Notes: A computed fold for a 76-nucleotide RNA from SAR116 cluster bacterium MED-G04, annotated as transfer RNA. Lineage of the source: Bacteria > Pseudomonadati > Pseudomonadota > Alphaproteobacteria > Puniceispirillales (SeqCode). Rfam family: tRNA. The family's RNA type in Rfam is transfer RNA.
[in-house]
RNA sequence: GCUGGUGUAGCUCAGUUGGUAGAGCAACUGAUUCGUAAUCAGUAGGUCGUAGGUUCAAGUCCUAUCACCAGCACCA
Numbered sequence: 001g002c003u004g005g006u007g008u009a010g011c012u013c014a015g016u017u018g019g020u021a022g023a024g025c026a027a028c029u030g031a032u033u034c035g036u037a038a039u040c041a042g043u044a045g046g047u048c049g050u051a052g053g054u055u056c057a058a059g060u061c062c063u064a065u066c067a068c069c070a071g072c073a074c075c076a
Base pairs, nucleotide, nucleotide: 001072002071003070004069005068006067007066010025011024012023013022019056027043028042029041030040031039049065050064051063052062053061
């Protein structure tokens, strides 16, 4: 340099035909307990990598770009 893949909550990941952004774990609050753990109930947490475009409407489609991963090529 070329090709492909990945990027969504603190972490690991879903998200169907474009139509209200979710789960588990973690965190916080409460209940329970002599106390802790466990258990139960609840709360909070999002620029969907970034910038544009299409659309009534974009995590989803299109373009560019950034980061990471893999393969290939180059390395006088």